Transfer RNA from Bassaricyon alleni, 73 nucleotides, folded computationally. The coordinates come from a structure-prediction model, not an experiment, and the mean pLDDT is 80.
RNA sequence: UAGGAUUUGGUGUAAUCAGGUAGCACGAAGAUCUUUGGAUUCUUAGGGUUAGGUUCAAUUCCUAUAAUCCUAG
Numbered sequence: 001u002a003g004g005a006u007u008u009g010g011u012g013u014a015a016u017c018a019g020g021u022a023g024c025a026c027g028a029a030g031a032u033c034u035u036u037g038g039a040u041u042c043u044u045a046g047g048g049u050u051a052g053g054u055u056c057a058a059u060u061c062c063u064a065u066a067a068u069c070c071u072a073g
Base pairs, nucleotide, nucleotide: 001072002071003070004069005068006067007066010026011025012024013023020056028044029043030042031041050064051063052062053061
């Protein structure tokens, strides 16, 4: 330099192909329970690399961009 892949709560990981409520596990907070500790049960908060575009509606489509990784020279 060229080509390709990945990016989703604090962490890990689905759904993306074919646009239509963004889920699960762990973790966090509160409540319940308990002599304490721990555990159980319930509830809550917290998410799309970034910026635009298309659309009634975008993690998904288009454009640009950032980071990491792989391949070739």